SAM riboswitch aptamer (S box leader), 122 nucleotides, folded computationally. It was read from a public genome assembly, where an Rfam model found it. Its mean pLDDT, the model's own confidence on a scale to 100, is 77.
[in-house]
RNA sequence: GCACCAUCCAGAGCGGCCGAGAGACCUGGCUCAGCGACGCCGCAGCAACCACCCCACCGAUGGUUCCCCGACACGGGGAACCGCGGUUCACGGGCAGGUGCUCACGCCAGGAACGAUGGAGA
Numbered sequence: 001g002c003a004c005c006a007u008c009c010a011g012a013g014c015g016g017c018c019g020a021g022a023g024a025c026c027u028g029g030c031u032c033a034g035c036g037a038c039g040c041c042g043c044a045g046c047a048a049c050c051a052c053c054c055c056a057c058c059g060a061u062g063g064u065u066c067c068c069c070g071a072c073a074c075g076g077g078g079a080a081c082c083g084c085g086g087u088u089c090a091c092g093g094g095c096a097g098g099u100g101c102u103c104a105c106g107c108c109a110g111g112a113a114c115g116a117u118g119g120a121g122a
Stems, first nucleotide, its partner, number of pairs: 002121001004119005013043005021032003025111005044102003048099003052094003056087004062082008106114001
């Protein structure tokens, strides 16, 4: 880069460097910006997705313990726990490992072969 799925009105800023535009693209608005924006780096933070843990439930199978039938065993039935896999009741709780994010709803309206992020793929 390609195709798929989900999300995009919640949340979270300081310092250093740089020096002119930035808010993805087009039109119109609006906002941020020499009181230094955008960007880069550092630190801090947030908790959307994934991972992990807790709570709840389900499944098959294995183990341990126990109960019942049975004369011990074999066998049959059941319960609890542990291990395994799954679901998400539900907008659940935790964590901060992998990503991501930290002005304004993807800034707003319209547009288009829109874009961004995550997940799992070829």